RNA sequence: AGAGUUGGCCAGGCAGCCGCUGGAGGUGUUAGCGAUUUUCGCUGAUGCCUCGGGAGGAAAGUCCGGGCUCCACAGGGCAAGGGUGCCAGGUAACGCCUGGGGGGCGCGAGCCCACGGAAAGUGCCGCAGAGAGUAGACCGCCUAAGGGGCGGCGCGGCGUCGUUAAGACGCCUAACGUCGCCCACGGCAAGGGUGAAAGGGUGCGGUAAGAGCGCACCGCGCGCAUGGCAACAUUGCGUGGCAGGGUAAACCCCACCUGGAGCAAGGCCAAAUAGGAAUCCACAGGCGCGGCCCGCGUCGGAUUCGGGUAGGCCGCAUGAGGCGAUUGGCGACAAUCGUCCUAGAUGAAUGGCUGCCGGCAGUGGUGGUGUGCUUAGGCACGUGCCGUUGCCACAGAACCCGGCUUACCGGCCAACUCUUUAU
Numbered sequence: 001a002g003a004g005u006u007g008g009c010c011a012g013g014c015a016g017c018c019g020c021u022g023g024a025g026g027u028g029u030u031a032g033c034g035a036u037u038u039u040c041g042c043u044g045a046u047g048c049c050u051c052g053g054g055a056g057g058a059a060a061g062u063c064c065g066g067g068c069u070c071c072a073c074a075g076g077g078c079a080a081g082g083g084u085g086c087c088a089g090g091u092a093a094c095g096c097c098u099g100g101g102g103g104g105c106g107c108g109a110g111c112c113c114a115c116g117g118a119a120a121g122u123g124c125c126g127c128a129g130a131g132a133g134u135a136g137a138c139c140g141c142c143u144a145a146g147g148g149g150c151g152g153c154g155c156g157g158c159g160u161c162g163u164u165a166a167g168a169c170g171c172c173u174a175a176c177g178u179c180g181c182c183c184a185c186g187g188c189a190a191g192g193g194u195g196a197a198a199g200g201g202u203g204c205g206g207u208a209a210g211a212g213c214g215c216a217c218c219g220c221g222c223g224c225a226u227g228g229c230a231a232c233a234u235u236g237c238g239u240g241g242c243a244g245g246g247u248a249a250a251c252c253c254c255a256c257c258u259g260g261a262g263c264a265a266g267g268c269c270a271a272a273u274a275g276g277a278a279u280c281c282a283c284a285g286g287c288g289c290g291g292c293c294c295g296c297g298u299c300g301g302a303u304u305c306g307g308g309u310a311g312g313c314c315g316c317a318u319g320a321g322g323c324g325a326u327u328g329g330c331g332a333c334a335a336u337c338g339u340c341c342u343a344g345a346u347g348a349a350u351g352g353c354u355g356c357c358g359g360c361a362g363u364g365g366u367g368g369u370g371u372g373c374u375u376a377g378g379c380a381c382g383u384g385c386c387g388u389u390g391c392c393a394c395a396g397a398a399c400c401c402g403g404c405u406u407a408c409c410g411g412c413c414a415a416c417u418c419u420u421u422a423u
Stems, first nucleotide, its partner, number of pairs: 001419010012357007020054002023051013056394001060405002063403005068262004080258003084255002086100005101115001102113004116253002121251002123247003138192002140188003147183008156172006200218006219242001220240005225234003266314004276305006285299005321340008358392009368383006
């Protein structure tokens, strides 16, 4: 100098003008209530002035864990649900974090992993391939044993020659023996080939050819020992020829965990209208039944009470809180001390315009500088300075907190790694 890794931090700055929101103080208007002679006090609404406050690292997704609130709740079992699943620790808790183990990736700093069980059972394994599972035989290798076919010889039978016999020749062959060749309905799983994956690897022996078939080494499983809290590890000792391919973010099994709903939780105050209850008043009248009377049914007024609605208030901003120091711990984190108070809307505030500065990208000029090329001129690239144009992300609290995940212009700091060069 270039290329990276990890952790932490910032999230354009300043000024002017105009707004929004909630708080405190002052002042005015108005409504209600209380006392009262004017007037004063309290509460609500509203105007003006002053002061200081006003989004995030993710406020997002609403995925996980809690606080808080209401409801439910003897105990046990079953069911249901769970992107809970190596070990130890941290934490209020967690599926989070830290440290470690194991596996994978990277030259490395480092990064990634739902990481119990496939020998309980079921399912699935596309294409290719002979075979994808209590494995399989396409090419290939082999012909030892057994089987089949053909042939030779022997044996046997028949015929001819030979008086007979011995023997020779020819023909036959169901069975038997033997030899050779061929076959697969035989053996093999070394080698080839298919595939993501085909039942340990290398070598020697062995064999008809082969094969853990036997042996040596490596690998693997199991037991013991040793180290470690543990997961686990081992240049340790012994033992087993080594068996049952993969898949559980397929069903499932095992272990563990789980009561439900959520701030529209929940609580308080409470209008008009309608309906309800109680008490009192009226007993007159209206309407219906009826031709009429009697009678029966129904309708009224006042006061009080209770429930619910509109509306308002609380919940609601002091909390597993922030910052700093010290101590303990590898660390997550914890303890102690000091210090600070830091948004609270509800058709939902936290913004808009202008100027200057800053950053990034493009473009033009300049010539300061570095490197390379070159016929001294010069050219290319990087960088500096000046001008100009554009942009300045992702995104907006809604009861609160701890996490995870996702989105994101650009920049800063610290530690570390690799390559090259110079000293």